[in-house]
């Protein structure tokens, strides 16, 4: 430095022809069940890297930045 892929809750992790409350897992509350734990069940809380830009409306389009992995110089 060129080109490719990625960044979504404490950790994984879907998804997106632009629009409902952003799916689920582990983990965290609280609660049920127990003699008491654990398991199971039910419930609550948290998240789309940043900045601009199109649009009635961005997680998704479009630019520029940051960061990470790769391949090649």
């Nucleotide at each position: 430095g060129a080109c490719g892929a990625g960044g979504u809750a404490g950790c994984c992790a879907a998804g997106u022809u632009g629009g409902u409350c952003a799916c689920g897992g582990c983990g965290g509350g609280c609660g049920c069940c127990u003699g008491a734990a654990g398991a199971g069940c039910g419930u609550c809380a948290g998240a789309u890297a940043g900045a601009g830009g199109u649009u009635c409306g961005a997680u998704u389009c479009c630019u520029c930045u940051c960061c990470u992995c790769g391949u090649c110089a």

Predicted 3D model of a 73-nucleotide RNA (transfer RNA) from a Candidatus Bathyarchaeota archaeon. RNAcentral records the identical sequence in 2 taxa. Its mean pLDDT, the model's own confidence on a scale to 100, is 82. It matches the Rfam family "tRNA".